[in-house]
Annotation: Predicted 3D model of a 114-nucleotide RNA (SAM riboswitch aptamer (S box leader)) from Hydrotalea sp. Lineage of the source: Bacteria > Pseudomonadati > Bacteroidota > Chitinophagia > Hydrotalea. Of the family's consensus pairs, 97% are formed in the model. Rfam family: SAM riboswitch aptamer (S box leader). Its family is annotated with regulation of gene expression in the Gene Ontology. Its mean pLDDT, the model's own confidence on a scale to 100, is 78.

RNA sequence: UACUUAUCAAGAAAGGCAGAGGGUAAUGGCCCGAUGAAGCCUUGGCAACCCUUACGGAUCUUGGAGCGUAAGAAGGUGCCAACUCCAUCCCUGAGUCGAAGGGAGAGAUAAGUC
Repeated sequence: UACUUAUCAAGAAAGGCAGAGGGUAAUGGCCCGAUGAAGCCUUGGCAACCCUUACGGAUCUUGGAGCGUAAGAAGGUGCCAACUCCAUCCCUGAGUCGAAGGGAGAGAUAAGUC
């Protein structure tokens, strides 16, 4: 990088350096930014994917693993503006547009496989 599965309406701060951009494909919007963007460092926090512990039912010769629920947060990640900031493609829609809703696609994160 590719593939598979799950989740994405919640949550989470300060300081220093730095000096103009940023909001994670593209486009159109909209928003954030010298009252200091991105990036780097320190401390802190949020979450519960891996993880730790306990319980549970089923299968199995046995044990154990996978599965579900709950608790935890040392470790591995990740994250700490706005719904993944909104929309684009499809469907519903009042005759049309549109509001609103649903789905897909894309993206992000984790675990696994190659």